[in-house]
RNA sequence: UCUUAUCAAGAGUGGUGGAGGGAACGGCCCUGUGAAGCCCGGCAACCUGUGUUUGACGCAAGGUGCCAAAUCCGGCGGUAUUGAUCGAAAGAUAAGG
Repeated sequence: UCUUAUCAAGAGUGGUGGAGGGAACGGCCCUGUGAAGCCCGGCAACCUGUGUUUGACGCAAGGUGCCAAAUCCGGCGGUAUUGAUCGAAAGAUAAGG
């Protein structure tokens, strides 16, 4: 960088750490009633292993991933008309190239 799939569910009253965090921009939020990071813990099941069946489903959890808010919301376009809704773009993750 390309392709495909998914993105409204789920996950701690722990330890450490000390001021940032939510991708970027604009908002709006979270945060000394402790942010990020790290450790432990947990969630999920894309790949993986395995059983029945060959469409899938169950089980396990080795490789990842994830654990405020819909990907927190918006930007671009359609419908609609102030509230929505559908799609795109961008982004994230997985698997493959």
Model confidence (mean pLDDT): 84 of 100. Predicted 3D model of a 97-nucleotide RNA (SAM riboswitch aptamer (S box leader)) from a mouse gut metagenome. The sequence is in RNAcentral, with records from MGnify.